[in-house]
RNA sequence: GUCCAACGACAGGGGUGCCCGCCAGAGGCCGUCGCGGGCUGAGAUCACACCCUUUGAACCUGCUCCGGGUAAUUCCGGCGAAGGGAGUUUGUAUGAACGUCGUC
Numbered sequence: 001g002u003c004c005a006a007c008g009a010c011a012g013g014g015g016u017g018c019c020c021g022c023c024a025g026a027g028g029c030c031g032u033c034g035c036g037g038g039c040u041g042a043g044a045u046c047a048c049a050c051c052c053u054u055u056g057a058a059c060c061u062g063c064u065c066c067g068g069g070u071a072a073u074u075c076c077g078g079c080g081a082a083g084g085g086a087g088u089u090u091g092u093a094u095g096a097a098c099g100u101c102g103u104c
Base pairs, nucleotide, nucleotide: 001098002097004095005094006092007091008090009089010087011053012052013051014050017039018038019037020036021035022034059084060083061082065078066077067076068075
């Protein structure tokens, strides 16, 4: 010096589902918003959070898909490294590799 990694900064991208209970009025039924609880998950809107940014399975499409399972679901697997998808940004008394120069 190059490059990679790690960490940071700035910038950008993304998702927010399922189930149960309660839910005003003379009474009953349904039930939005809202409130409480449960399931999976990093995250299910206490978010100034979480995840991801081309070495891209974050996320979207295909998908009102297929198989399994569940109280139910974008719960698990397949589809599938299929298609799409946001930075060739920047910093470092950090680590590795390689190259160059100088000295002995």
TPP riboswitch aptamer (THI element) from a Gemmatimonadota bacterium, 104 nucleotides, folded computationally. It matches the Rfam family "TPP riboswitch aptamer (THI element)". Its family is annotated with thiamine pyrophosphate binding in the Gene Ontology. RNAcentral holds the sequence, with entries from Ribocentre.